[in-house]
RNA sequence: GCGGACGUAGUUCAGCCCGGUUAGAACGCCUCACUGUCACUGAGGAGGCCGUGGGUUCAAAUCCCAUCGUCCGCG
Numbered sequence: 001g002c003g004g005a006c007g008u009a010g011u012u013c014a015g016c017c018c019g020g021u022u023a024g025a026a027c028g029c030c031u032c033a034c035u036g037u038c039a040c041u042g043a044g045g046a047g048g049c050c051g052u053g054g055g056u057u058c059a060a061a062u063c064c065c066a067u068c069g070u071c072c073g074c075g
Stems, first nucleotide, its partner, number of pairs: 001074007010027004020058001029045005051067005
């Protein structure tokens, strides 16, 4: 230099192919109940605008372009 995969909550991931409820799960975190205390269990809650910028569209995490980062391969 060329090609490919990945980037979504604190962590690990789904959703993307085929655009349509202003995005879900598990673990973690907070509060309450239970308990002599902790843990377990039960109930409730906070936490993201999808790596970044731009474009297409009535509508974009999802399609297109550029770019950044990590990893793999080729030279």